[in-house]
Molecule: Glycine riboswitch aptamer
RNA sequence: AUGACACUCUGGAGAAGCCCGCAUUUUGCGGGUGCCGAAGGGGCAAGAUGUACGGCGCGUGCCGCCGCAUUCAAUCUCUCAGGCAAAAGGACAGAGUUUGGA
Numbered sequence: 001a002u003g004a005c006a007c008u009c010u011g012g013a014g015a016a017g018c019c020c021g022c023a024u025u026u027u028g029c030g031g032g033u034g035c036c037g038a039a040g041g042g043g044c045a046a047g048a049u050g051u052a053c054g055g056c057g058c059g060u061g062c063c064g065c066c067g068c069a070u071u072c073a074a075u076c077u078c079u080c081a082g083g084c085a086a087a088a089g090g091a092c093a094g095a096g097u098u099u100g101g102a
Base pairs, nucleotide, nucleotide: 005100006097007096008095009094010093011092016033018032019031020030021029022028034084035083036082040080041078042077043076047071048070049069050068053067054066055065056064057063058061
């Protein structure tokens, strides 16, 4: 199984080809400043569940509400990582894999 996931092809945004030093064939190494969010990673709302403990309420209950705890999504958010010409990468989307197949 109306196909997770993987692989192949196609499309695919943002932001300094910044500054200094070293090396010198460099797209390398070290440091600095500014910036980006769409690899990866972190954060959270409602809701759900619980309610030992604290508060409030009156209907005094196996009660309700609030706090609190657990769980909890994204292209939101953070910017650790990554990135800021091209190439590569790239969330995501489309197509394919005529027995790929959990």